[in-house]
RNA sequence: GGACCCGUAGCUCAGCAUGGAUAGAGCGACGGCCUCCUAAGCCGUAGGUCGGGGGUUCGAAUCCCCCCGGGUCCG
Numbered sequence: 001g002g003a004c005c006c007g008u009a010g011c012u013c014a015g016c017a018u019g020g021a022u023a024g025a026g027c028g029a030c031g032g033c034c035u036c037c038u039a040a041g042c043c044g045u046a047g048g049u050c051g052g053g054g055g056u057u058c059g060a061a062u063c064c065c066c067c068c069g070g071g072u073c074c075g
Base pairs, nucleotide, nucleotide: 001074002073003072004071005070006069007068010027011026012025013024020058029045030044031043032042033041051067052066053065054064055063
């Protein structure tokens, strides 16, 4: 230098091919119930510029372009 993959909640990830209306799960955090207390269990709450910018579109996590970071391979 070239090709490909990944980047979404504090962590691990789904959703992306076939754009669709409020962006989800598990774990964790916080509060409550229960308990003598803790754990477990049950209920609830908060938490996201979907890596950044631009474009297309009525509408973008999803499509297109550029850039950033990480990984694998080739030279």
The RNA shown here (transfer RNA) has 75 nucleotides and comes from Candidatus Nanobsidianus stetteri. Rfam family: tRNA. Rfam classes the family as a transfer RNA. Its family is annotated with triplet codon-amino acid adaptor activity in the Gene Ontology. The source organism's lineage runs through Archaea, Nanobdellati, Nanobdellota, Nanopusillaceae and Candidatus Nanobsidianus. The sequence was found in a public genome assembly. Its mean pLDDT, the model's own confidence on a scale to 100, is 80.